Model confidence (mean pLDDT): 81 of 100. A computed fold for a 1484-nucleotide RNA from an uncultured prokaryote, annotated as small-subunit ribosomal RNA. Rfam family: Bacterial small subunit ribosomal RNA. Rfam links the family to the GO terms structural constituent of ribosome and ribosome.
[in-house]
RNA sequence: AGAGUUUGAUCCUGGCUCAGAUUGAACGCUGGCGGUAGGCUUAACACAUGCAAGUCGAGCGGUAACAGAUCUAGCUUGCUAGAUGCUGACGAGCGGCGGACGGGGGAGUAAUGCGCAGGAAUUUGCCCAGCAGUGGGGGAUAGCCCGGAGAAAUUCGGAUUAAUACCGCAUAUACCCUACGGGGGCAAGAGUGAGGGACCUUCGGGCCUCACGCUACCAGAUGAGCCCAUGUCAGAUUAGCUAGUUGGUGGGGUAAUGGCCUACCAAGGCGACGAUCUGUAGCUGGUCUGAGAGGAUGAUCAGCCACACUGGGACUGAGACACGGCCCAGACUCCUAUGGGAGGCAGCAGUGGGGAAUAUUGCACAAUGGGCGCAAGCCUGAUGCAGCCAUGCCGCGUGUGUGAAGAAGGCUCUAGGGUUGUAAAGCACUUUAAGCGAGGAGGAAAGGAUUGUAGUUAAUAGCUGCGAUCUGUGACGUUACUCGCAGAAUAAGCACCGGUUAACUCCGUGCCAGUAGUCGCGGUAAUACGGAGGGUGCAAGCGUUAAUCGGAAUUACUGGGCGUAAAGCGCGCGUAGGCGGCUAUUUAAGCUAGAUGUGAAAGCCCUGGGUUUAACCUGGGAACUGCAUUUAGAACUGAAUAGCUAGAGUAUGGUAGAGGAGUGUGGAAUUUCAGGUGUAGCGGUAAUGCGUAGAUAUUGGAAGACACCAGUGGCGAGCGCAUUUGUCGACACGAAGUGAGGGGGAGCAAACGGGAUUAGAUACCCCGGUAGUCCACGCCGUAAACGAUGUCAACUAGCCGUUGGGGGUCUUAGUACCUUUAGUGGCGCAGCUAACGCAUCAAGUUGACCGCCUGGGGAGUACGGUCGCAAGACUAAAACUCAAAGGAAUUGACGGGGGCCCGCACAAGCGGUGGAGCAUGUGGUUUAAUUCGAUGCAACGCGAAGAACCUUACCAGCUCUUGACAUCCUGCGAACUUUCUAGAGAUAGAUUGGUGCCUUCGGGAACGCAGCGACAGGUGCUGCAUGGCUGUCGUCAGCUCGUGUCGUGAGAUGUUGGGUUAAGUCCCGCAACGAGCGCAACCCUUGUCCCUAGUUGCCAGCACGUAAUGGUGGGAACUCUAGGGAGACUGCCGGUGACAAACCGGAGGAAGGUGGGGACGACGUCAAGUCAUCAUGGCCCUUAUGGGCAGGGCUACACACGUGCUACAAUGGCGAAUACAGAGGGCUGCAAACCAGCAAUGGUAAGCCAAUCCCUUAAAGCUCGUCGUAGUCCGGAUCGGAGUCUGCAACUCGACUCCGUGAAGUCGGAAUCGCUAGUAAUCGCGAAUCAGAACGUCGCGGUGAAUACGUUCCCGGGUCUUGUACACACCGCCCGUCACACCAUGGGAGUGGGUUGCAAAAGAAGUGGCUAGUUUAACCUUCGGGAGGACGGUCACCACUUUGUGAUUCAUGACUGGGGUGAAGUCGUAACAAGGUAGCCGUA
Repeated sequence: AGAGUUUGAUCCUGGCUCAGAUUGAACGCUGGCGGUAGGCUUAACACAUGCAAGUCGAGCGGUAACAGAUCUAGCUUGCUAGAUGCUGACGAGCGGCGGACGGGGGAGUAAUGCGCAGGAAUUUGCCCAGCAGUGGGGGAUAGCCCGGAGAAAUUCGGAUUAAUACCGCAUAUACCCUACGGGGGCAAGAGUGAGGGACCUUCGGGCCUCACGCUACCAGAUGAGCCCAUGUCAGAUUAGCUAGUUGGUGGGGUAAUGGCCUACCAAGGCGACGAUCUGUAGCUGGUCUGAGAGGAUGAUCAGCCACACUGGGACUGAGACACGGCCCAGACUCCUAUGGGAGGCAGCAGUGGGGAAUAUUGCACAAUGGGCGCAAGCCUGAUGCAGCCAUGCCGCGUGUGUGAAGAAGGCUCUAGGGUUGUAAAGCACUUUAAGCGAGGAGGAAAGGAUUGUAGUUAAUAGCUGCGAUCUGUGACGUUACUCGCAGAAUAAGCACCGGUUAACUCCGUGCCAGUAGUCGCGGUAAUACGGAGGGUGCAAGCGUUAAUCGGAAUUACUGGGCGUAAAGCGCGCGUAGGCGGCUAUUUAAGCUAGAUGUGAAAGCCCUGGGUUUAACCUGGGAACUGCAUUUAGAACUGAAUAGCUAGAGUAUGGUAGAGGAGUGUGGAAUUUCAGGUGUAGCGGUAAUGCGUAGAUAUUGGAAGACACCAGUGGCGAGCGCAUUUGUCGACACGAAGUGAGGGGGAGCAAACGGGAUUAGAUACCCCGGUAGUCCACGCCGUAAACGAUGUCAACUAGCCGUUGGGGGUCUUAGUACCUUUAGUGGCGCAGCUAACGCAUCAAGUUGACCGCCUGGGGAGUACGGUCGCAAGACUAAAACUCAAAGGAAUUGACGGGGGCCCGCACAAGCGGUGGAGCAUGUGGUUUAAUUCGAUGCAACGCGAAGAACCUUACCAGCUCUUGACAUCCUGCGAACUUUCUAGAGAUAGAUUGGUGCCUUCGGGAACGCAGCGACAGGUGCUGCAUGGCUGUCGUCAGCUCGUGUCGUGAGAUGUUGGGUUAAGUCCCGCAACGAGCGCAACCCUUGUCCCUAGUUGCCAGCACGUAAUGGUGGGAACUCUAGGGAGACUGCCGGUGACAAACCGGAGGAAGGUGGGGACGACGUCAAGUCAUCAUGGCCCUUAUGGGCAGGGCUACACACGUGCUACAAUGGCGAAUACAGAGGGCUGCAAACCAGCAAUGGUAAGCCAAUCCCUUAAAGCUCGUCGUAGUCCGGAUCGGAGUCUGCAACUCGACUCCGUGAAGUCGGAAUCGCUAGUAAUCGCGAAUCAGAACGUCGCGGUGAAUACGUUCCCGGGUCUUGUACACACCGCCCGUCACACCAUGGGAGUGGGUUGCAAAAGAAGUGGCUAGUUUAACCUUCGGGAGGACGGUCACCACUUUGUGAUUCAUGACUGGGGUGAAGUCGUAACAAGGUAGCCGUA
């Protein structure tokens, strides 16, 4: 420090997710040791049991228990009982001090709190210092004893008693009053202890000294109370709150100020700088994170606050409204004799409960600290320690070295190897920690005893301080630490391995099981699931989950944005607020610098020290960025003062304008109304509609309304001034739209009616038509209210228009040119921008202010509020859900977008298919099987160039199991062969002949049989694992690369443009220059000529011969054969074109512009086809999915489709006669001739391994005859009979022949196919396959046309451009209702809780006031009583509680509204292309 994820790819915006650190954590797996810290975050839920606050006998009366002593009694001489407070001590009690500290948890509290900095009107027990005292009296009361009530808790009465308990009196500083002379005036254990020389004594003591106490005052310290500034969470869908409220005066009250309380008076106080209300929350030092600024947090430790079962209250006290005190009310628990009582773990342990989750009913007061005490000491769950827990942090260990036969085993493999891996074993060492044994610090200072010295004192006593010697205190503790012993011995796991993110293979599974933080993985070859091997990371831990910060500049102060991504209010006016021109002076609020105080300690940081190190502990420093006070400065801001004119305003002279309002005026058109002329149609795609009751047309009048499109210029937020009065005021205006009522109403036109269209058509189209549109008056307050661009000001290259104003120049006087100012446009530099683009009219560079944004959806919705007559507007969420949504640009693809071009694509023609019969293939159906594959074009006479058996893969049956076939091993036998029996056969059984070749004599090779296992075998699956081959777009003209350039980039350029071509063919131009694969050419064939050669081919000339024939001699001319050449290149001429490329015409030529035909198929597309040609990965079968056999099937048949043949006839059929090919094939062959048969064919047989012989008569054609338009002399299906041929075998199931039979069919609906010249059409011939079996296929020649104006349209293709929400690419994408399931949410008659306001009721305990009903020790007294107190009563305040009525919040609710998400549901097709009616915004 970044990374992943939107896309086909790119840049940006933007969210989501991850890597880091951390935790009082929890869970899973695992677990050796030690140090150190931490340990109920939840129920402030309820608590059994024990302990947590006592102490003082040196305050008191005393003596229940214990011990000692003394005495008495009983007696078994040491025991029991009793007595004596005599002693040590001490239960209960009175009294003092302490229970307000320490300890706990955080409910409440948004300020009576806390932090920080200040202040004045207070108090402060114990402590320190000072000053003055401590005199003299009195009356009670607990306890104890006696008696009563009660279950108990407890309580009542009587008698008696003490004090450092209580009450007067004296004295009097403080304090109060004052006439400044004075006056008034509150107190105190004559206490306790220790010691003591005199003196006194009632023998207790007095007295003196000391110590501890006590009282008053003052001062300090410490603690506490009060006040103020400032800071301190969220919500405005909480905007107004407040009557003791704000202030004053008098009084009361308090330790003290104060409405703290009360009476009266005034009407204030707080609030947009957020009052009030609601929700949440203890605050801080700090802690976590972060570079910092910040953000989050407030466990442990420390400071403060508040609380102690819930609520209220006071008492005591220095201090409390009191955790282990009291009273009352409430809930709960317990005891009970039912009458009544007791209790409060948010102290330490512990229990139940809650929870994902958090420990022992431990030891000790040895240390530190606290309370009491003179002290010893006692108490102390504070504290010190130990126990449990990997909860965190830190440290150590689980061995070290060597060791290649690279062992075995595992895993993998291309079978060679690789890896685990120096890892192990082996060898040589070490002993930390754990274990066993032994030793052994420090934490201890005190205290006590003796004694020295100093102080006090009359004192050598006592006491106190400081020493010395001795004694003596440890929970932890089997401490830390040290030494010895033995032995590698006792000690490694967890997560991960697709990317992010370090780390890869095999097997299993097969969208299953599972995984997942995110993107995602899994549908038979998963590095993503599970296991294994290996690896990576951390390590006594490792992962997961939760949470916080970071990354996130994703709330942006540091440090973001708003034209199109989310985001500029529709536009103004204006209060508060924010900001503000130039000069000078003053001031010092802001600001700057210094000083002082404070900012607790701990923590963080720096630097020392101590634990072997570290964590940890500890010393010092720095820091604590703050606040306050003070001193100084004066640039800037503020404030004050004096000025200025550049901003602004105003005035005046001109000037432009569709600026507004009002009043007039106008004509082009449409329509209606009432007329005139005139007659049959008008209107519309059509129909509805209008019209003989006179329309349309035409003509004068009236009425209303007054546009639209394109360009351009001007104005444009709503008039100015003055006066008066009133009203309103968070206010004005605001297209369209809308409105109760009034006027007006021509055209247009929601709603509505009708006609069409359509599957439907509540639409688009047509005919009508009402609100409305117009005017006056109101309302609303919204628009894609747009420049999607807030306002104001300044600055920053230019060029070209245009409007208004000002100034100037020239003379061709024209409204020309120049300049300036204010607008309004086009281009463009710098700059900016993600890009597009903006660019002096900024989206550039700055300043000031306002508004707004923070992922998509839910949603501009719900609820609440405000406004409105309503419609609705404004303000404005959440739950839930997704990992995207989005902007700009790129390449494609697509468009019922555009331009250009091509093709038998259409058109023009010719002939077909679709109708019939048959053949053949397919679907379907059937079947035991009808084997399998091919399925739009690009499957369907296709694989199949040929299924009777075989083929054959299918079916039923029989049969074999190392197998029909290959290799290896062992044994036997040559191989091979004859015959018979059974069987459908495979096969099984029996049987005959035969013994070969090589040899080193062991044996070996080939072959056959048998056996064991490795293995064979599979037309079994996967063409979506593959190779190869093929189809198709398409013989279409395209597809790319290198370098350069442009762009942030995907990409672009080149390849686009102007011409041209069959062509990315060529030329020109050009930030491109070149190149490659394609095109073309090179190849084959055909068309002309030449050369060479001349048999089996040829025969012109010369001969011979035949009935006839190149038959023969001969020839080499011709045809032909098959080798080699020539030829055609826009080469030549003319025209067009740009002087190009090229095109048009012509000449010559056998052939002319690629001459005709063929082979040849770019990058790629279709997961196209083929695992059944072959090859092949993986999977599957292995007495079967393999092998063999015979039989059947592939040939089935209500039907549908494709491809063909034959026809429907006279351009024909039939009969007779007759002419002319080419290319092939032939020995398991072609077969002449002859004979037989009506024929298929048979018999016999010459020739030919082929330019020789044969197949082989070509047919259409031509000539003659007949038929005469008929289901025929057309057509030949079907069926019967008889045959021939092939073949083991023609039944299922062959072809052919003859005789007979003679079906449909009279030219074929919608639709559809082929063909542009030797083509279509038509005619026959041959071949492959093949025993036989073509109407198919592949070839061959004969005869031989018609038409093409043209590119509007259909189909396909190419190229440029445009739009796009498509990229699986239009067979795309995608919207809404409905139906079903689930989820959250709004409304909802209501219902049930919580909190709270107001008005009342109520009134415990308590306090205060009043009160003389009852009662009363101290003091006073005139002895009657009084003062004072207590009880009671009453009033005021008030907790619980109750009622009524509101507010608010939570939960729930029949039903209901929309929303979201779901598998392939239903209906349509709204949007994206001109999306098929351009889309969108507002409104009805």